[in-house]
RNA sequence: GUCCAGAUAGCCAAGUUGGUUAAGGCGUCGGUCUGCAAAACCGAAAAUCGUGGGUUCGACUCCCACUCUGGACU
Numbered sequence: 001g002u003c004c005a006g007a008u009a010g011c012c013a014a015g016u017u018g019g020u021u022a023a024g025g026c027g028u029c030g031g032u033c034u035g036c037a038a039a040a041c042c043g044a045a046a047a048u049c050g051u052g053g054g055u056u057c058g059a060c061u062c063c064c065a066c067u068c069u070g071g072a073c074u
Stems, first nucleotide, its partner, number of pairs: 001073007010026003019057001028044005050066005
């Protein structure tokens, strides 16, 4: 330099033939239980989906550019 994959909550991670309200696990907080904890069970908060544009009535999803991470080739 060319090409490919990825970026979604504190961490991991699902979801895209475009359609109201973005799963789940770990962790955090609260509660039940307990003499106190742990475990278990119940509940809650936390995401404008890497950044900026474009298309569309409507974009995590499609298009373009860029940033970062990983990989292949030279």
The RNA shown here (transfer RNA) has 74 nucleotides. Model confidence (mean pLDDT): 81 of 100. RNAcentral records the identical sequence in 4 taxa. It matches the Rfam family "tRNA". Rfam links the family to the GO term triplet codon-amino acid adaptor activity.